Predicted 3D model of a 347-nucleotide part of an RNA (small-subunit ribosomal RNA, central domain) from an uncultured prokaryote.
Context: one part of a larger RNA
RNA sequence: CUGGGCGUAAAGAGUUCGUAGGCGGAUAAGCAAGUAAGAGGUGAAAGCCCAGGGCUCAACCCUGGAACUGCCUUUUAAACUGCUUAUCUAGAGACUGAUAGAGGUUAGGGGAAUACCUAGUGUAGAGGUGAAAUUCGUAGAUAUUAGGUGGAACACCAGUGGCGAAGGCGCCUAACUGGAUCAGUACUGACGCUGAGGCGCGAAAGCGUGGGGAGCAAACAGGAUUAGAUACCCUGGUAGUCCACGCCGUAAACGAUGUGUGCUAGACGUCGGGGGUUCCGCCUUCGGUGUCGCAGCUAACGCACUAAGCACACCGCCUGGGGAGUACGAUCGCAAGAUUAAAACUC
Numbered sequence: 001c002u003g004g005g006c007g008u009a010a011a012g013a014g015u016u017c018g019u020a021g022g023c024g025g026a027u028a029a030g031c032a033a034g035u036a037a038g039a040g041g042u043g044a045a046a047g048c049c050c051a052g053g054g055c056u057c058a059a060c061c062c063u064g065g066a067a068c069u070g071c072c073u074u075u076u077a078a079a080c081u082g083c084u085u086a087u088c089u090a091g092a093g094a095c096u097g098a099u100a101g102a103g104g105u106u107a108g109g110g111g112a113a114u115a116c117c118u119a120g121u122g123u124a125g126a127g128g129u130g131a132a133a134u135u136c137g138u139a140g141a142u143a144u145u146a147g148g149u150g151g152a153a154c155a156c157c158a159g160u161g162g163c164g165a166a167g168g169c170g171c172c173u174a175a176c177u178g179g180a181u182c183a184g185u186a187c188u189g190a191c192g193c194u195g196a197g198g199c200g201c202g203a204a205a206g207c208g209u210g211g212g213g214a215g216c217a218a219a220c221a222g223g224a225u226u227a228g229a230u231a232c233c234c235u236g237g238u239a240g241u242c243c244a245c246g247c248c249g250u251a252a253a254c255g256a257u258g259u260g261u262g263c264u265a266g267a268c269g270u271c272g273g274g275g276g277u278u279c280c281g282c283c284u285u286c287g288g289u290g291u292c293g294c295a296g297c298u299a300a301c302g303c304a305c306u307a308a309g310c311a312c313a314c315c316g317c318c319u320g321g322g323g324a325g326u327a328c329g330a331u332c333g334c335a336a337g338a339u340u341a342a343a344a345c346u347c
Base pairs, nucleotide, nucleotide: 003319004318005317006316007301008300012315014201015200017198021194022193023192025088026087027086028085029084030083031082033081034080035077036076037075038074039073040072041071042070049065050064051063052062053061054060091191092188093187094185095184096183097182098181099180103177104176105175106174107173108172109171110154115149116148117147118146119145120144121143125136126135162169163168206247207246208245209244210243211242215241216240220236221235222234223233258314259313260312261311262310263309266292267291268290269289270288271287272286273285274284275283276282296303297302320347321346322345329340330339331338332337
């Protein structure tokens, strides 16, 4: 390199958009670049191969043939690919009317609870645990009542429910805003799919500047436990968690399953639409989301119209374990580090 693969054995990039490129619906006509056929030229000689011959044989040598699968020129064909033109509507989009939704951003508002502060009642305990102690409390705690301050999170509803490309999204209201689905259509007419590089988004932790700080809580301190206890348990407690702006760019970023299209038994749920039925029920249809299950696939487990089945298009990735996702170099970053990515050696 080919081949074979990528749910769990090595292997799908965290995710979207999209450039180049690759691939691309139906009909007709034309061209003839690819393609196919014929002819001509060339494809040095030697060598290889085949036939024959010469050294006594052989190696070796000589003669002839074949081959040189290629390239060029020319003539022809027009099915397929390509190009051009014209037309079409099944792909894609558009328009109109509806629908569901924790989709996003910003602003405003709400109640429960924790904590703290003030005041009242009230008296000796309270906390905490397996048991304790550290801790708090006669300077009046805990408990309880009233008032206030402040921050963070939104019980029930709530659902193998919904929305989003993924990360993710859950109190209420408003404004702005993205996408999806259904029904209808007399619109556009292949405008499509994928996507190397590239631009963006991207949990948590972490970083920078400025705020904020109730609860929780790395680090840290103390009390226990223990042979020890740099832990598990307890009492405290700082970064952080929250907000604004800017970085970081990683996760078991998982469905461990790339995206798109077509085809392939059924059964039972559930969410959002449409139609039939006078309504309920029921039937039917489109889109999503689940459970089982046939064919088929799979090493097995299992998957099974939401495929891991049967095919096509394009991208990414793998190639024994360790060394190692490391060193070096390069790019990015304030740093932490990230990305790219070996070899010696060893089994």
Record summary
Model confidence (mean pLDDT): 89 of 100. RNAcentral holds the full RNA, with entries from ENA.